[in-house]
RNA sequence: GCGGACAUGGCGGAACUGGCAGACGCACCAGACUUAGGAUCUGGCGGGAAACCGUGGGGGUUCAAGUCCCUUUGUCCGCACCA
Numbered sequence: 001g002c003g004g005a006c007a008u009g010g011c012g013g014a015a016c017u018g019g020c021a022g023a024c025g026c027a028c029c030a031g032a033c034u035u036a037g038g039a040u041c042u043g044g045c046g047g048g049a050a051a052c053c054g055u056g057g058g059g060g061u062u063c064a065a066g067u068c069c070c071u072u073u074g075u076c077c078g079c080a081c082c083a
Stems, first nucleotide, its partner, number of pairs: 001079007010026003019063001028044005046053002056072005
């Protein structure tokens, strides 16, 4: 240099054919239970006061994009080149 794969909350990890992003699990927070802790049970758990925003960054198509198109960054794999 060429080709390919991947990037989603604190972590892992889903989302059929474009149609409520984060299901589910872990962690965490509050409560119940307990002398206390663990376990268990109940509720909550991305950001924001809200409107809204959020799938690596930017742009586009569309009524609607994690998903399609262009561009770009990073990581990994293969090939090539130089010595």